Source information
Predicted 3D model of a 103-nucleotide RNA (SAM riboswitch aptamer (S box leader)) from a marine sediment metagenome. The prediction has a mean pLDDT of 85.

[in-house]
RNA sequence: CUUAUCCAGAGUGGCUGAGGGACGGGCCCGAUGACGCCACAGCAACCGAGUCGCCACGGCGACUGCUGGUGCUAAUUCCCGCCCCGUGUCGGGGAAAGAUGAG
Repeated sequence: CUUAUCCAGAGUGGCUGAGGGACGGGCCCGAUGACGCCACAGCAACCGAGUCGCCACGGCGACUGCUGGUGCUAAUUCCCGCCCCGUGUCGGGGAAAGAUGAG
C1' cells in the first nucleotide's frame, strides 16, 4: 500500500505501583491495585491443517479446535468527531481514523 472483518464470544493467579481506555471532547476503569509484564486457563476461527461436497480444473462451499501461525478475553472499535437522510438535544446510513488477519 491492497483486501476482509470489527452490535457475538472468552479470566484467574503472581510481579509491579499510577495512571489507563490510540488522538480531541464526553463518559468510564483505577490503591477493594487499574495499565503493563509473566504463568496458566479460555474465546474465536483470519491463515495453516484435516474431512466431505461441487467444479468451467483456476478454484468454491460446508464441517472439524486440530500439540500448527497470529489475534483476542470492561464497556459496539465505550460513545461522539466528517458527510448524508429523517421536521428536533433524537434516530438511521455512509466515510475517515484505528485495531486485527492475509497478501